Predicted 3D model of a 539-nucleotide part of an RNA (small-subunit ribosomal RNA, 5' domain) from a soil metagenome. The prediction has a mean pLDDT of 84. The RNAcentral record of the full RNA draws on SILVA.
Context: one part of a larger RNA
RNA sequence: GAACGAACGUUGGCGGCGUGGAUGAGGCAUGCAAGUCGCACGUGAAAGUCGCAAGACGAGUAAAGUGGCGGACGGGCGAGUAACACGUAAUCAAGCUGCCUGCGAGACGGGGAUAACUUCGGGAAACCGAAGCUAAGACCCGAUGGUCUGCACGGAUCGCAUGGUUUGUGCAGUAAAUGGGCGGGAUCCUCCGGGAUCGCCUGCUCGCAGAGGUGAUUGCGGCCCAUCAGCUAGUUGGUAGGGUAAUGGCCUACCAAGGCUACGACGGGUAGCCGGCCUUAGAGGGUGGUCGGCCGCACUGGGACUGAGACACUGCCCAGACUCCUACGGGAGGCUGCAGUCGAGAAUCUUCCGCAAUGGGCGCAAGCCUGACGGAGCGACGCCGCGUGGAGGACGAAGGCCUUCGGGUUGUAAACUCCUGUCACGAGUUAAGAAGGACCUGCUUCGAACAGAGGUAGGUUUUGACGUAAGCUCGAGAGGAAGCACUGGCUAACUCUGUGCCAGCAGCCGCGGUAAUACAGAGAGUGCAAACGUUGUUC
Numbered sequence: 001g002a003a004c005g006a007a008c009g010u011u012g013g014c015g016g017c018g019u020g021g022a023u024g025a026g027g028c029a030u031g032c033a034a035g036u037c038g039c040a041c042g043u044g045a046a047a048g049u050c051g052c053a054a055g056a057c058g059a060g061u062a063a064a065g066u067g068g069c070g071g072a073c074g075g076g077c078g079a080g081u082a083a084c085a086c087g088u089a090a091u092c093a094a095g096c097u098g099c100c101u102g103c104g105a106g107a108c109g110g111g112g113a114u115a116a117c118u119u120c121g122g123g124a125a126a127c128c129g130a131a132g133c134u135a136a137g138a139c140c141c142g143a144u145g146g147u148c149u150g151c152a153c154g155g156a157u158c159g160c161a162u163g164g165u166u167u168g169u170g171c172a173g174u175a176a177a178u179g180g181g182c183g184g185g186a187u188c189c190u191c192c193g194g195g196a197u198c199g200c201c202u203g204c205u206c207g208c209a210g211a212g213g214u215g216a217u218u219g220c221g222g223c224c225c226a227u228c229a230g231c232u233a234g235u236u237g238g239u240a241g242g243g244u245a246a247u248g249g250c251c252u253a254c255c256a257a258g259g260c261u262a263c264g265a266c267g268g269g270u271a272g273c274c275g276g277c278c279u280u281a282g283a284g285g286g287u288g289g290u291c292g293g294c295c296g297c298a299c300u301g302g303g304a305c306u307g308a309g310a311c312a313c314u315g316c317c318c319a320g321a322c323u324c325c326u327a328c329g330g331g332a333g334g335c336u337g338c339a340g341u342c343g344a345g346a347a348u349c350u351u352c353c354g355c356a357a358u359g360g361g362c363g364c365a366a367g368c369c370u371g372a373c374g375g376a377g378c379g380a381c382g383c384c385g386c387g388u389g390g391a392g393g394a395c396g397a398a399g400g401c402c403u404u405c406g407g408g409u410u411g412u413a414a415a416c417u418c419c420u421g422u423c424a425c426g427a428g429u430u431a432a433g434a435a436g437g438a439c440c441u442g443c444u445u446c447g448a449a450c451a452g453a454g455g456u457a458g459g460u461u462u463u464g465a466c467g468u469a470a471g472c473u474c475g476a477g478a479g480g481a482a483g484c485a486c487u488g489g490c491u492a493a494c495u496c497u498g499u500g501c502c503a504g505c506a507g508c509c510g511c512g513g514u515a516a517u518a519c520a521g522a523g524a525g526u527g528c529a530a531a532c533g534u535u536g537u538u539c
Stems, first nucleotide, its partner, number of pairs: 001539004006535005013386006019379002026342003030339003035069003040066002043063001048057003076297003086221007095214003100210007108142004117132006148173011180201003185198005223269003230260003235257008272294004276287004299320005322333004350376001352375003358372001359370004389419004399410004423480001425475005433466001436462011483528005488509003494523005504511002
C1' cells in the first nucleotide's frame, strides 16, 4: 500500500447493487417450511335457506379412509473425514435405472379379502382390541405372451483368453386394469330408468433403444509432526461358496505366507475438497464466507423396512442423554429449514408480503401446495453514484486568535445582491416485469361423424406480492443534510496559554524536571470525507 462475512470509538443526508450467527454441530416457546389426485375406489355430513309438516336445496360438496404418485428433490450446516472424500485424465467385457422421449407388442377369464363404516370392549391420554359389512387401477389364481429370461444343441463373427455379439431349433419360466372421461352415428338387449359393442382422448402391462441419473475401477495431484519407525491375521493372494443391481477379502470355509514402509508405512495433530477469492510485476504466499460443482451430516449411537432411488433432516424400530404431558399405569418431542428466543460472545437481521414471475410436486385440466423462489424490512457491513448549493460581494464588518500594538489572520469566508432546483418533501401521471388461463369463432389433422381430441389464427375477458415503488411532469423553497483524524522527525500541516519528569503522550526514534511546534485547551493549518480513525488478520 492492498484486502476483510470484521469488531470498537466519534460522527452520520439520499440512492443502487451486494452482503450479514465466523463463537456452543449448545438448548429451544410459537407459527409456517410436502403435498396432491373424485378422470382409481367404496362411504359421506353440517351450518344455513325454503317449507305448516314430511321433506327439498346445501351436496354426492366438506371430511376421514383404501389406492396412486411425490415425501431420496428442493432448503440447511461443516460436526466428522488426510479418504479414490475432492480435483483432473481415462476406463467398465461386472451393473441398476421410476417419471420423460422414440419404436414394437399386448391388455383374456376368474376369485377371496380389508380399511372406511356399524356394534361392543379397554385406556386419563396417545391409541388399542374383538365381531360384523363393503369397493377398487389394492391383493390373489389361471390363460395368453415376444425384438424377454434361463438351459441344451448347432451355425456365423470378434477377441490372446475366461468370453462377447448375432442367429436357428427344442424345453422351461415370465405381464396387465377393457380402469376413467367424452359421445350418441350404426347394431343389439331392455323391467323403458338404461345397458352392451365399434370410435377418440387419457391411463395400464411387457420388451428394445435413448436421455438423464446412479454404482464401480485405475493413473496423477494438493497439510503438519520422526522427540510417532516399524505396521498388518480378513491382514496379502488363491480356490469354492454366500451376498449384491453388480465387481471385489464385501462376507464365510479351506489353502498359501504374504502385503505396506525413510519416495515416511503405522501413530498423533489439524482440516470438508474444488471452481474460485485476496495479495503480487511475476513466481509465490494466504484463503475456501457469499454464488456454482462434489462429499459428509440431521439430538447421540445402532439397525433395517418400503421403494426405481434411502439406510431416509420435518418416515419406522431399539438404546442413551435431555425437555414436556400424565389420572403414575403410560405417553409425546428433535429448528445444522424460514422467522424468532435464551445462552455464550468483540460480533451478525423481520416471529414481514406474495405465489404475480422462475422452478418443483400432484392433477386430463381448472387448480392446490411450495419460508424453494420473487420481494419488502433492519445494519455506513462493503463497493459505487449523488447531495449538503452557484455567481457576485470590502485595500477587508463584528467577534475570536496572534501581535514588535503599526498591524496580521480567520477571510470572499459571512452579511448583502442575483440565480439554480439534484436529493429529501408535496401533488399528478404512465410503462415493463404477463408468459399464460377461460369463453367464443374460423381453418386444419385424426376420425364414418355436424361426436370427441389435438394443432393453429382471430376476438372477448381475466391474472402484479413488490407498489403510497421506479420513470416522467408540476409545485414550493437555500430552505432539511459535515464530520473525523492529524500538525517534533519518519509525514502534508504552528502559534499562544496552562502544566512543570506531575498530569499525560507514544507505531519507531522518543517528548514532559518553568518560555514544551511532541502533554491539555484555544486559535490557525493539513489530510480524507458520509465517513474518519483504532484494533485484529493475510499478502